[in-house]
């Protein structure tokens, strides 16, 4: 550094929930010999037996089973995922690998498609932040301005030795303007390849060699992502897609308070029996006082719901001893080991189920690897 396992034990007393058996209690049904037998469930009662939370039961994040609603097919919009191969019912999960980043290393991490399709953005600083451009600098030219050096027609002074001024010409410096350049300077997270030689007025992939990158081609390895080697092209092209966008693939919605079954009371412009019109039927009207049926589905009950399986939610509490561990003291030269006293077990509690992820966690055990 990585992987795996574990997550106190024994006993006693009291208590809780499910199931099973027996008893007790009241209820229903049947039988007959009428107060007994048998059967059926029920109970908040009694006795016994048996079972009774986790590695995360947590967060409710991803996916699925299951249920109801919606749904011809296709497309748009919207959302999600995004290197490769495999596993899986599925996933944003897992395994193995590639690439990139970090670490001396074992190893860890991943916001890993496309920036040469288009649009957009790139703070501060800086001349300039993307079809390049030019602040300082470097170089060249010029009608030029200023200064200096040299030469000097010509003008003046003269004690003839010289001396003052001076158009113009050449050169140098500087300023201005025009042009070339991108070597150097400085800024920045990032500056339009790097080093060297040649070349040039100065320079520059302008040319060449090597290196780096990109594109294309070829050979080899790999299922693939990709890797290794060679050649060609001076091609040198910034970053951001967790900005819009493009490409590929996937996605209907709600969730067990889903949903289903049975079903009081009340209600019903449902039906029948009832009353009136009438000789009778149809029809209409009245009444819903009483009875029966019907519909709907509320309260409620049950199923969904499980070898933990509750449905206001059980799986617990107390005591004793032991054990891991911690602190202090003593024995001991130190260590190891032992003894005594005190303390002392973390994170955390199922609610339809499953596969994952993430987060929390005292302490202990095992295996492998790395560095010194």
């Nucleotide at each position: 550094c990585c992987g795996g396992c574990u997550g106190g034990g024994u006993g006693g007393c009291c208590g809780c929930g499910g199931c099973c058996a027996g008893g007790c209690g009241g209820g229903g049904g049947c039988g007959c010999g009428u107060g007994c037998g048998c059967c059926c469930a029920c109970g908040a009662c009694c006795u016994g037996g048996u079972c009774g939370a986790g590695g995360a039961a947590a967060g409710u994040c991803g996916g699925g089973a299951c249920u109801c609603c919606a749904u011809a097919g296709g497309g748009c919009a919207g959302g999600g995922u995004g290197c490769u191969g495999g596993c899986u019912a599925a996933c944003g999960g897992c395994c193995a690998g590639u690439c990139g980043a970090g670490g001396u290393g074992a190893c860890u991490c991943g916001c890993a498609g496309g920036a040469a399709a288009g649009u957009g953005c790139c703070a501060c600083a800086g001349a300039a932040a993307a079809c390049a451009g030019a602040c300082c600098g470097c170089c060249g030219a010029u009608c030029g301005g200023c200064g200096g050096a040299u030469g000097g027609a010509c003008c003046g002074g003269u004690u003839c030795g010289c001396u003052g001024g001076g158009a113009c010409a050449u050169c140098c410096g500087u300023c201005a303007c025009c042009g070339g350049u991108a070597a150097g300077g400085g800024u920045g997270a990032a500056a339009c390849g790097g080093u060297g030689c040649g070349g040039u007025a100065a320079g520059a992939g302008c040319g060449c060699a090597c290196c780096a990158g990109c594109g294309c081609c070829c050979g080899g390895g790999g299922u693939g992502a990709c890797c290794c080697g060679g050649g060609c092209g001076g091609c040198u092209c910034g970053g951001c897609a967790a900005a819009c966008c493009c490409c590929a693939c996937c996605c209907g919605g709600a969730g067990c308070a889903a949903g289903g079954u049975c079903a009081a009371a009340u209600c019903g412009u449902g039906g029948g029996a009832g009353g009136g019109c009438g000789g009778c039927c149809c029809g209409c009207c009245c009444a819903u006082c009483u009875c029966c049926c019907c519909a709907g589905g509320u309260a409620g009950a049950c199923c969904g719901c499980u070898c933990a399986g509750a449905u206001g939610g059980a799986u617990g509490g107390c005591c004793a001893c032991c054990c891991a561990c911690c602190u202090g003291g003593c024995c001991c030269g130190c260590a190891a080991g032992g003894c005594c006293a005190g303390g002392g077990g973390a994170c955390a509690g199922a609610a339809u189920c499953c596969c994952g992820c993430u987060u929390a966690c005292a302490g202990g055990c095992c295996g492998g690897c790395u560095c010194a």